The prediction has a mean pLDDT of 81. Transfer RNA from a Candidatus Nomurabacteria bacterium, 81 nucleotides, folded computationally. The sequence was found in a public genome assembly. Rfam family: tRNA. Rfam classes the family as a transfer RNA. NCBI's taxonomy places the organism under Bacteria, Bacteria candidate phyla, Candidatus Nomuraibacteriota.
């Protein structure tokens, strides 16, 4: 260099172009216990006192709408030279 894969809350992941993060584990509160463990409840991206704003590597395009499509870079796996 060329060609194909993949990037998503703290993690692992799942979304058919229509509520952005279902589901799991993590964690924080409670509950149960003499007091833990094991359960079970509830909460849990980010910024903000709120009201609201932001957010799928990064940027731009198309679309009424974009994590999905298409372009261009960035990492990171793989193959060919």
């Nucleotide at each position: 260099g060329c060609c194909g894969g993949a990037g998503u809350g703290g993690u692992g992941g799942a979304a058919u172009g229509g509520u952005a993060u279902a589901c799991a584990c993590g964690u924080g509160c409670g509950a149960c216990u003499c007091a833990a463990a094991a359960u079970c409840g509830c909460a849990u991206g980010c910024c903000g006192u709120a009201a609201g704003g932001c957010u799928u590597a990064a940027g731009g395009g198309u679309u009424c709408a974009a994590g999905u499509c298409c372009c261009u870079u960035c990492u990171c796996c793989g193959g060919c030279a």